[in-house]
RNA sequence: AGAGUUUGAUCCUGGCUCAGAACGAACGCUGGCGGAGUGCUUAAUACAUGCAAGUCGAGCGAGAAAGCGCCUUUCGGGGCGUUAGUAGAGCGGCGAACGGGUGAGUAACACGUAAGUAACCUGGCUCUAAAUUCGGGAUAACCUUGCUAACGCGGGGCUAAUACCGGAUGUGGCCUUUAAAUCGCAUGAUUAAAAGGUUAAAGGUGACCUCUUCUUGAAAGUUACUGUUUAGAGAUGGACUUGCGGUCCAUUAGUUUGUUGGUGGGGUAAUGGCCUACCAAGACCGUGAUGGAUAGCCGACCUGAGAGGGUGAUCGGCCACAUUGGGACUGAGAUACGGCCCAGACUCCUACGGGAGGCAGCAGUAGGGAAUUUUGCGCAAUGGACGAAAGUCUGACGCAGCAACUCCGCGUGAGGGAUGAAUGCCUUCGGGUUGUAAACCUCUGUUGAGUGAGAAGAAAACUUUAUGUGCUAAUACCACAUAGACUUGACGGUAUCACUUUAGAAAGCACCGGCUAACUACGUGCCAGCAGCCGCGGUAAUACGUAGGGUGCUAGCGUUGUUCGGAAUCACUGGGCGUAAAGGGAGCGUAGGCGGGAAGAUAAGUUAGAAGUGAAAUGUACGGGCUUAACCCGUGAUCUGCUUUUAAUACUGUUUUUCUUGAGUAUGGGAGAGGAAGGUAGAAUUCCAGGUGUAGCGGUGGAAUGCGUAGAUAUCUGGAAGAAUACCAGUUGCGAAGGCGGCCUUCUGGCCCAAUACUGACGCUGAUGCUCGAAAGCUAGGGGAGCGAACAGGAUUAGAUACCCUGGUAGUCCUAGCCGUAAACGAUGGACACUAGAUGUCGGGACUGUUAUGGUUUCGGUGUCGCAGCUAACGCAUUAAGUGUCCCGCCUGGGGAGUACGCUCGCAAGGGUGAAACUCAAAGGAAUUGACGGGGGCCCGCACAAGCGGUGGAGUAUGUGCUUUAAUUCGAUGCAACGCGAAGAACCUUACCUGGUCUUGACAUGGGAAUGAAAGCCUUUAGAGAUAGAGGCCCUCUCUUCGGAGACAUUCUACACAGGUGCUGCAUGGUUGUCGUCAGCUCGUGUCGUGAGAUGUUGGGUUAAGUCCCGCAACGAGCGCAACCCCUGUCCUUAGUUGCCAUCAGGUAAUGCUGGGAACUCUAAGGAGACUGCCUGGAUCAACCAGGAGGAAGGUGGGGAUGACGUCAAAUCAUCAUGGCCCUUACGACCAGGGCUAGACACGUACUACAAUGGACGGUACAAAGGGAUGCUAAACUGUGAAGUCACGCUAAUCCCAAAAAAAACCGUUCUCAGUUCGGAUUGGAGUCUGCAAUUCGACUCCAUGAAGUUGGAAUCGCUAGUAAUCGCGGAUCAGCAUGCCGCGGUGAAUACGUUCCCGGGCCUUGUACACACCGCCCGUCAAGCCAUGAAAGAUGGUAGUACCCGAAGUCGUUACACUAACCCGUUUAGGGGAGUAGAUGCCGAAGGUAAGACCGUUGAUUGGGGCUAAGUCGUAACAAGGUA
Repeated sequence: AGAGUUUGAUCCUGGCUCAGAACGAACGCUGGCGGAGUGCUUAAUACAUGCAAGUCGAGCGAGAAAGCGCCUUUCGGGGCGUUAGUAGAGCGGCGAACGGGUGAGUAACACGUAAGUAACCUGGCUCUAAAUUCGGGAUAACCUUGCUAACGCGGGGCUAAUACCGGAUGUGGCCUUUAAAUCGCAUGAUUAAAAGGUUAAAGGUGACCUCUUCUUGAAAGUUACUGUUUAGAGAUGGACUUGCGGUCCAUUAGUUUGUUGGUGGGGUAAUGGCCUACCAAGACCGUGAUGGAUAGCCGACCUGAGAGGGUGAUCGGCCACAUUGGGACUGAGAUACGGCCCAGACUCCUACGGGAGGCAGCAGUAGGGAAUUUUGCGCAAUGGACGAAAGUCUGACGCAGCAACUCCGCGUGAGGGAUGAAUGCCUUCGGGUUGUAAACCUCUGUUGAGUGAGAAGAAAACUUUAUGUGCUAAUACCACAUAGACUUGACGGUAUCACUUUAGAAAGCACCGGCUAACUACGUGCCAGCAGCCGCGGUAAUACGUAGGGUGCUAGCGUUGUUCGGAAUCACUGGGCGUAAAGGGAGCGUAGGCGGGAAGAUAAGUUAGAAGUGAAAUGUACGGGCUUAACCCGUGAUCUGCUUUUAAUACUGUUUUUCUUGAGUAUGGGAGAGGAAGGUAGAAUUCCAGGUGUAGCGGUGGAAUGCGUAGAUAUCUGGAAGAAUACCAGUUGCGAAGGCGGCCUUCUGGCCCAAUACUGACGCUGAUGCUCGAAAGCUAGGGGAGCGAACAGGAUUAGAUACCCUGGUAGUCCUAGCCGUAAACGAUGGACACUAGAUGUCGGGACUGUUAUGGUUUCGGUGUCGCAGCUAACGCAUUAAGUGUCCCGCCUGGGGAGUACGCUCGCAAGGGUGAAACUCAAAGGAAUUGACGGGGGCCCGCACAAGCGGUGGAGUAUGUGCUUUAAUUCGAUGCAACGCGAAGAACCUUACCUGGUCUUGACAUGGGAAUGAAAGCCUUUAGAGAUAGAGGCCCUCUCUUCGGAGACAUUCUACACAGGUGCUGCAUGGUUGUCGUCAGCUCGUGUCGUGAGAUGUUGGGUUAAGUCCCGCAACGAGCGCAACCCCUGUCCUUAGUUGCCAUCAGGUAAUGCUGGGAACUCUAAGGAGACUGCCUGGAUCAACCAGGAGGAAGGUGGGGAUGACGUCAAAUCAUCAUGGCCCUUACGACCAGGGCUAGACACGUACUACAAUGGACGGUACAAAGGGAUGCUAAACUGUGAAGUCACGCUAAUCCCAAAAAAAACCGUUCUCAGUUCGGAUUGGAGUCUGCAAUUCGACUCCAUGAAGUUGGAAUCGCUAGUAAUCGCGGAUCAGCAUGCCGCGGUGAAUACGUUCCCGGGCCUUGUACACACCGCCCGUCAAGCCAUGAAAGAUGGUAGUACCCGAAGUCGUUACACUAACCCGUUUAGGGGAGUAGAUGCCGAAGGUAAGACCGUUGAUUGGGGCUAAGUCGUAACAAGGUA
C1' cells in the first nucleotide's frame, strides 16, 4: 500500500466482499511448564449457611460459673480460697457517614475544565491564647413482681459517672449603640477604641513530699501526661453559584402560574420562589424551548498516518443507589448497604392475637444465559476503627486454589548419518516423493523425577539496659533522641541452589480455484455437500468426502460475535449535482451569511511572551530491578486545553470622517405576439329558410354502420351562432417562469441607447414566509359552431373492452372561486470578475462616406462553429459544463417507495412532508465491436418477372413416418433426412428374432506339456445343422559332435488376455454437409483514442470479384478472387497401326478386301492462337464502358477440378482410429429357420400414361462413349419367344457385346376421338435363365385377362443455349435381379420489359434495454408455496401527566385538654411561673382509589399491497419506426 465482483470487451459511477489490529469474550479440536494480570457484559432476579464494625476497665456502677484446693455435713448439701475483678450484660465515649459493592435511575451544574463565595460549614489532627469553679436531682444494670407462644413490655425498690441539669467567672466570642481609619469588585470587607447586654467546662491515670494538715505514709496539695471548655489560626473534607464542553428524534413547535421579577416575613451552615403573603406580567424558544428515546460522567482504552470513529471491564477521580416508594431522628458529617418509622410486594415463624427479614460486602446456592472461580489461609506486611498502651477487630488487604481467558518466557532434544532401507502415495512403469526424515553412532540434561540445603519480604511498636536532653523542688515519673538486647512469616520447606538419573514423560490446528502462501489420486455424479465475495457439484471436480504431499501459525489453531481500519462510501483535513443519485417550477423578500476605495480610533477575533492550572496512574524517551521478557520502579519531556496578564495592529470586526467606480434617481429618444379591459373585421365550418336539380352521398387498405326519393350530396341566395385568427412568420420579438399572435382604443409593468446632473455602498444571496404558476380536474352561473375522454354502432382480429370508420356526452369558450402539479427541460440555481477568435441575426448609438440595399466601430439581446481549459466519455467552450469569490437548494447502491403511519393543505380528486421490516449483488452512465430491425441507401443471384416443361390427381416402383410384429437391426430428420449410408437383403450379407450349441473362445501374442499325425484328404453313421463318432490314405523341414537342438504345425492346460455393429459424435481424431465459388477474412509497422478499439478495409467511380483506378495517416503484406491444371472449340508440326483411303494399281456379288499412300478424317504428343492487342465514341481522358474491324473463337469463349477466416456442441463411436464407462459360460462365438419384403394410412422422389405433334405395321438413314479370360461370344442349327446346343475369334483402335439394328427422325399403309388398335396395372395358364435352394422373396418369355386414368385443388419444383424438352446407348454393383445412380451421344426450342414485390446474400449508415446475440430480451393479472409488513371490530400491558377522594409515618404550626425530678417564686407545703412530654388538631404528604383522556408496545377473525421461489395459465405492454414512435 491494496484486491475481487456489473460487460462479449472498455472507461466511469456505485454498492457489496476480503486481506490488518483489538476484546472482561464464547464455541469446536487439541493441550507440557513457569511468571504477571484478568474472571456474571445476561435477572438492580430470589437467596440457605458462615463471616464482612467494633473498641475503650486509664469514664462508671455492678459482677458470675464450671474446674481445682481446703474446711464442714443431718450425706441432700453448705462455707472459704482460687478461678477473677476474668466471662457475659449494662450506663457512658469514640467509631459505625470510612473502607467494600453495583450502575437501576439521571441529558442534570450529574460529570470534565476554568473561575467565584465580600453568601458558607468543618469531628478527629497541628499551633496560639485563656480557663478547667460551686452545686443539684435522676436513671440503666441489679433486686422484686406481673403480662406474653414469641419478639418484647409494664409496676415497685436501690445506685454511679467524662450521662443529665443549674449557678459563678469571662481571656475571648456574639448582638446593639457611638464615632473613626484602611482597603475594595456593586452589595461591602478588615482593624482598633468605648458603653451596654448575652454566653463555658469533666474529669481520669501515674509519680512526689518542696510548701500546709495529720505525719508510717497519705490527703488538701504539687507535678507529668491525658481529657474537657471558650476563642483565634492552619490543614483537611464538604456545601453553594457561574462561563465553556460532550447523545439521537422536528413524523416532538410552541412551553410555563411559584411560572419570571419585586417587597415583607419564614427557613438554612449559607445565597436563592427554597417556602409563604401581596404586587407586576413576565420568563424560555428555530443558535431548537417543551416532549420522547437512549445513557452513569471523566482520566483513559481500542483503532487510525493524522483528523476522526468506537468504548467507558480491571486501576484511579466524581456522582447516584442499597427489596420498591415516602419520612425524619442522632450527629461535625447521613436524609445513613450490614440504623429507625410508615406504606407496598415477596419470604419465613406463629398458640392466628401478632412478630421477623433484606448478599448491587466476601465466599456460596438457585434461576437466567453462549458465558465468568474457593462456602480456602492470615492479620506476617500495607491501610483503617478504638485504646495511654499491650492489644482487639478488619472477606479492606496480603496470599493460596480454579480457568490457555489475555500477555510474556521456556521446552518437546543437539550433532553426525545414503547415489536414499521399509511403508504409504503417485507414475509416462523408467521412476518420483515421504526423506537426513527413520534406523544406527556420539553427546546434552533446560523442563520432568529423586535426594539434600534453603532465603529476602522484619522494620517498627512493646518490654528492657545504657547515655543524653526537656519538665520539675527532684537523681521520681513522664516525654524525646541515640546505641544495644529480646520477640513476631499466612504464603511455605515456596522461590532459589547443589548432586544423581533417563532421549527417556511432552504437538496440534487450520488451509491448499482466484483474492491468498500451498496439488495430485480415488470416491461421488446439480446427489451428498461446500461457500467471506466471485462461485463449485449434471461421470475425467487442484472448489464436495477421504488419502498422500504441501503451506501457514504453534501450546495453541480455527470459527462466531463486536469495534475501528481499508471506506476520499457523510469528504474539516478530503466528494459531488447537463446525461450516472442529486438545481427548489418561477419570482419578491424577513432573519442569517457575505460584501467597493481612502484615513483615524479601538483591540473582540488573530499573533507572540509570561504566570497559574491541566491529580496520580496510563502513553512516550532514558535509566534501573526481577537470569530475559511480560511486569515493576525512578527521572525528563508531553498532556495539543482553560484562566489571568503584558505587548503587536497587517487582515477581519466595531466606530468616526470621507470618495465614486457597485447600486439607484432625474432628462431626451427607441423596439416589442409583455399584462388588463372594451370595441370591431373578414375568411372558413355548421345550422335554418328558399330556389335549381336527381340518385346517390360519405367513408376506407378494402368495407360497413350513417345520410338520402319525406329529395340528400352538389350549386345559388338570404339569415343565425360560436370558436379561432391563413398569408406576414423568421433557431424573429417580449416576459421572472408558466406563457404571449387579426385590427382599433384606454389604462399599465419591465427593458435598451445617448448625454449630463444628483444620492453616496443604499449591494449580493436568501431558511421560514408571501405571490405567480401549462394542461387536466372541481364548485356556481352562462355559452356551446367545430373538435371531442366516456358511451353506442360498424369494421379488423383467434380474441380486440384498442389502433381505422360513423355518431356523440362531459370538456374545450366566458364570469367568479378552488386546485398547485408537468420531460414546469438548457434535464444546466442566482450574482460578480477574468480567460483566443470567426460568422449570422434583432434593437439603439457614433464615425466615415464615392449617398449604396455601403464601410468601420460601440452597447444590449439571440444563434452556429471553434482555441486553451474542463469532462468517464458524449460534449461544453465570453449565453461555460473553463478559472475564482459569496449565498441558497439537493445527493449518498438497486428494489420495497415517493409507498405506509402521523401531521398539514384541499369541496373532492389529490398535494406537501416522508420511513422501516424484508430482499438482491448488482442497478446505472458514456462509448466500442458484433448481431438484429415489419429502419434507410447501393448492389447481386432462375430471387421475382417473361417463358418452356413438370410435381401435387391415376397405376406401379422406391425411400420415410406411423402402426403392427418374436423380429420387422441400426443410422440420416427444415433448407443441408426421405431412389439417403445401400455401386444392387432368396442363403450369405445381417448387425434383428426364435430355437439348438461353445467357453482362453471364430481371431492375436506370451509360458508349460505332449505329438510328428490325433492335423489334412477320402468314405460313412446320427442330427435341421453346428457338432459328435467310425474306417481308410498320409509319418514334415533344417543343423548335428548322432546324444540331441531348433523351426513349423496341431492338441491339452492355467493365467495374462481375446472379443463386443454394446453406450457416449455433448470427451475426440479423421472425413463430410451447409452458408457459398458468396467476396470476403486478417496481420506487421505507423498514427488516433485513458481504454475496449479505430485507421488501413471507409469515400468517388468501376468490376463477376477487397477486380482495378483516383483520393485519403497511412504504408505494406498474407489467406481468399483471378491466373497456373484437365476436357472441349480453330490451325500447325511430328508419328502412321489394329485406325484412314484423295490420288495410282489389282480384286469382289459387295466391303480399305489387297498392293500401296501419309493427303484427309482420326488417334496422341508438342506447339500456335485471345491480350481490350487495333479503331471510333463516352469517362477524371484514370480504371473502365459501348460499338466496330479482323478472327474458328471477343471481352473470365464453354464445361470441370479447385471451397478463405469461420458458423451450425450440424452428420458419422455402424467405414476406420480412439479416451472413458459397461458385458466376460455372455451384450462374445457357431448353426438352422424366420425377419429387414408386414399394412387401415400419410409424405417425398421417380417411371408409365391419359393419346392423332399419337398407336400399330412395313421400309430407309445417321452416333458417341464404354465393357470383356470364372469373361465377351461370332457364324450355324433348334424354339413364336425368353433361351438352348455346338463352337470361330479376342489378353482386344484388330474379335465380341453390337442384330452387315442406335432410337427418336424420314417415307409409306392403317386406326378416326372412343375408356378406343389409347393405357398397361392386376390375375390365370405355360415356360426360360441364374443359383445348393426362387414358398415366404428373383428377373425374363409366350398365350389369355385388360384395372385406374380423358391433363390433375390449394400449393409447389427445374431451367437463360447446344440449355430446357425429347430420344435411345453404355457402365459400376452383380451368380441372378435397375423405373435408381454414374456416363454417352442424337434431335433441339421459347423468353428475360425490368428490379416495385417474395427468398437468400454483400457493402455503407442508423436505432437498440439483444451478446446463448430476435428461435433475443421482457411486462402485468391469475394459480401455488414461503417471508416480513400496513389496516382492522376489539382484547391486553406499560409510561408520564391532569382533576377529585382517602390519607400512613413524619417535620413544622396550634393547643383553652392531660401529665411532669432538677431552675425560679413561695414558703417549708400546698401552689404558681418558666420549660418540657404525651395526646389531640391543622397544612403538606407516599402508596391506594375514582374519572376522562394522551402516548408507547403486544395480540387480533378478516383484509391490502410488497418481496422471493429451473421448467404453471392468459395475452404481448416495452426494447428496432417493437409493428399505433

Small-subunit ribosomal RNA from a metagenome, 1525 nucleotides, folded computationally. The sequence is in RNAcentral, with records from SILVA. Rfam family: Bacterial small subunit ribosomal RNA.